[in-house]
Molecule: RNase P RNA; transfer RNA
Organism: Planctomycetaceae bacterium
RNA sequence: AAAGCGGGACGGGCGGUCGCUGCUCAUUUUGAGUGGAGGAAAGUCCGGGCUCCAUCGGACACGAUGACGGAUAACAUCCGCCGACCGUAAGGUCAGGGAAAGUGCAACAGAAAGGAUACCGCCGGCAAACCGGUUAUUUUAUAAAAUAGAUGUAUCGGCAAGCCGGUAAGGGUGAAACGGCGAGGUAAGAGCUCACCGCGAUUCGGGUAACCGAAUCGGCAUGGCAAACCCCAUCGGGAGCAAAGUCAAACAGGAUCAAGGCUGUCCGAGCCGUUAUCAGAUCCGGGUGGACUGCUUGAGGAAUCGGGUAACCGGUCUCCCAGAUAAAUGAUCGCCGCUCCGGUUUUUUCAACCGGAGAACAGAACCCGGCUUACAGUCCCGCUUCUUUU
RNA sequence: GCACCCGUAGCUCAGUUGGUUAGAGCGCAUGCUUGACAUGCAUGAGGUCGCAAGUUCGAGUCUUGCCGGGUGCA
Numbered sequence: 001a002a003a004g005c006g007g008g009a010c011g012g013g014c015g016g017u018c019g020c021u022g023c024u025c026a027u028u029u030u031g032a033g034u035g036g037a038g039g040a041a042a043g044u045c046c047g048g049g050c051u052c053c054a055u056c057g058g059a060c061a062c063g064a065u066g067a068c069g070g071a072u073a074a075c076a077u078c079c080g081c082c083g084a085c086c087g088u089a090a091g092g093u094c095a096g097g098g099a100a101a102g103u104g105c106a107a108c109a110g111a112a113a114g115g116a117u118a119c120c121g122c123c124g125g126c127a128a129a130c131c132g133g134u135u136a137u138u139u140u141a142u143a144a145a146a147u148a149g150a151u152g153u154a155u156c157g158g159c160a161a162g163c164c165g166g167u168a169a170g171g172g173u174g175a176a177a178c179g180g181c182g183a184g185g186u187a188a189g190a191g192c193u194c195a196c197c198g199c200g201a202u203u204c205g206g207g208u209a210a211c212c213g214a215a216u217c218g219g220c221a222u223g224g225c226a227a228a229c230c231c232c233a234u235c236g237g238g239a240g241c242a243a244a245g246u247c248a249a250a251c252a253g254g255a256u257c258a259a260g261g262c263u264g265u266c267c268g269a270g271c272c273g274u275u276a277u278c279a280g281a282u283c284c285g286g287g288u289g290g291a292c293u294g295c296u297u298g299a300g301g302a303a304u305c306g307g308g309u310a311a312c313c314g315g316u317c318u319c320c321c322a323g324a325u326a327a328a329u330g331a332u333c334g335c336c337g338c339u340c341c342g343g344u345u346u347u348u349u350c351a352a353c354c355g356g357a358g359a360a361c362a363g364a365a366c367c368c369g370g371c372u373u374a375c376a377g378u379c380c381c382g383c384u385u386c387u388u389u390u
Numbered sequence: 391g392c393a394c395c396c397g398u399a400g401c402u403c404a405g406u407u408g409g410u411u412a413g414a415g416c417g418c419a420u421g422c423u424u425g426a427c428a429u430g431c432a433u434g435a436g437g438u439c440g441c442a443a444g445u446u447c448g449a450g451u452c453u454u455g456c457c458g459g460g461u462g463c464a
Base pairs, nucleotide, nucleotide: 002385003384004383005382006381007380008379009378010377012336013335014334015333016332017331018330020036021035022034023033024032025031026030038361042372043371045370046369047368048367049366050240051239052238053237055269056268057267058266059265060264062236063235064234065233066232068080069079070078071077082096083094084093085092086091097231098230102229103228104225105224119171120170121167122166123165124164125163126162130158131157132156133155134154135148136147137146138145139144179197180196182194183193184192198220199218200217201216202215203214204213205212206211244293245292246291247290253284254283255282256281257280260272261271262270300319301318303316304315305314306313307312338358339357340356341355342354343353344352345351391463392462393461394460395459396458397457400416401415402414403413409447418434419433420432421431422430440456441455442454443453444452
């Protein structure tokens, strides 16, 4: 210098004028002081607090999660570590339990798609048919060559086809073909045998563990899919601030009277409700949508010290930091800063000056911890590979 | 604000425990029939299965994340 990997911070600043909104204090219709969006406030995807259903236990169903250890209020989050895959590396991705409990799926192609098979090929055997040799003479040198050859038997050899058998080395199909590769072996082959690798079992060593390493044995028996059903382990009661309660306003009533309710179903315990007064309870239906509580001090922020590899935890000190309800947090002007374009100084770079343009995604609604998604532009830190120079 | 549902051709809908080339009706285009139109008959076009990623040999279908639309709740 180039290419790349990982992480973090910011999201314009100051001032004037005019507005909006919460609180406090004055006062009487205004004034003063002070606070006023985000890293995602978003999607509502997980988890928890909080509130209500008075509550508890068991079984089934349903849902979620899934290597190991830790953090945490909890988690599908985070940290550390292990394994698999990808990358030269820094690093990245993983819904990462079980396919030797069971059921199921695998289109087309292919012989065969799960516990088997044999299309081509390779090899052995079989009987009949066919072809050739085994015959005689001559030449040279008993091999070899040339010529002649009617029939039958025996024997040897052979192409192609058939039948029976052995094979799974090779070919071909497929996403995937029953351990891989090499040597020996064999009629041809084959874990048939052997070495190495893979796989499995046992033992030993290391580690809290997942797991890793070594030795011995086994001759492969155990292919893939569980984001197919399912099995195993763990966790989960339901609803959500439009929860829930109070006041005001408005409207139309009906059913039931120990039913019913305790928010998936069932069972058990228990509780609410319960009858003698025009109320109450449960369910269905209708009406209203104004005000208040809930409401913002909280697993809270900053600084510092200590523990821990880290996530995180603990101590001290200090701060109070949005609460709107159709929904406030804005508009405009000036200066400065940032980026881009054009021009000038001085030919280029740098720098300075002048003019113009631009600045994202988005916007609290009970509150937190995460995840995911969107984001103009700027800055910082750590690391890898390669090249050059020293 | 909270909870839930849906997305396949221009419209309305099918799509079977994931399989070869995603179908139907209406509509559209062309041709025939008619003097002409409608009807009828024949043929044809038209699809990013809302988008992206993952699981799988293979995704309209399974899973996750986005996008769009709709419904209910004091």